[in-house]
The prediction has a mean pLDDT of 80. Transfer RNA from a Candidatus Altimarinota bacterium, 72 nucleotides, folded computationally. It matches the Rfam family "tRNA". Rfam links the family to the GO term triplet codon-amino acid adaptor activity. By type it is a transfer RNA.
RNA sequence: GGUCCCAUCGUCUAGUGGUUAGGACGCUAGGUUCUCAUCCUGGUAACAGGGGUUCGAUUCCCCUUGGGACUA
Numbered sequence: 001g002g003u004c005c006c007a008u009c010g011u012c013u014a015g016u017g018g019u020u021a022g023g024a025c026g027c028u029a030g031g032u033u034c035u036c037a038u039c040c041u042g043g044u045a046a047c048a049g050g051g052g053u054u055c056g057a058u059u060c061c062c063c064u065u066g067g068g069a070c071u072a
Base pairs, nucleotide, nucleotide: 001071002070003069004068005067006066007065010025011024012023013022018055026044027043028042029041030040031039048064049063050062051061052060
């Protein structure tokens, strides 16, 4: 240099173009407990950036950024 893959809450991850972007861990509030832990209930917080297609984009296309694989 070329080809290809990936980017979603603090972390890991699901999401076949339309329904409140879901789950686990974490954090936090309450309950339970003499206290802590466990357990139960609730809350918290996310689509890398820009453009395009579409009535509608996390999803499809292009570019950029970052990470990775193969190849010369």

Taxonomically the source falls in Candidatus Altimarinota (Bacteria, Bacteria candidate phyla).